[in-house]
This record gives sequence, structure tokens and C1' cells, in this order.
RNA sequence: CACGAAAGGGCAAAUCCGGCGAAAGCCGGAGACGCAAAGCCACGGGUCUAAAGUUUAAUUGCGGUUAAACCAAGACAGCCGGGCUACCGAAG
Repeated sequence: CACGAAAGGGCAAAUCCGGCGAAAGCCGGAGACGCAAAGCCACGGGUCUAAAGUUUAAUUGCGGUUAAACCAAGACAGCCGGGCUACCGAAG
């Protein structure tokens, strides 16, 4: 360098409880499906949410109400790619 044998250790899906949030989701505790970067960064693609906003439609007591689409914005690093950093060291 590359790789993931060994050992020590590390992280923690679903679910449940508490908190935050409009939601996606996040934080703490319990818990382990898995993970060799399941450590960090929303840079490209993607996915999810959509309280605000826009448009359209329906309805209306003309104040509104409801629904759909789009979307400011947000979330996901355990979706893929990229960037940064890193423990151990058998074979190569």
C1' cells in the first nucleotide's frame, strides 16, 4: 500500500420508555438486526417530510374551509458516489 485472518475493544436496526419537532426525524435509556470506517462532512445523485409560500380544484354564510400538485426550508452519512480522519496487523 492493499486486505480483513486473530485478539482486545467499538458502534447499534427494529421495537419499547422519556424528551424535542408540524413532520421527516433527532437526543437520552433499554435492546441487538447488522456493521471494518455503521467515525466525521449534505459536495453530486437519491429518498423522506412539507408547519410557511405558490398554483389549481371543490365548497362557501365570500370571512374562510378542504384537497391535490409544486416548493422556501428541513431530515437521512445504516441508499450510492465523493471528501477528511482513524485502532489492530496473520497472510500478500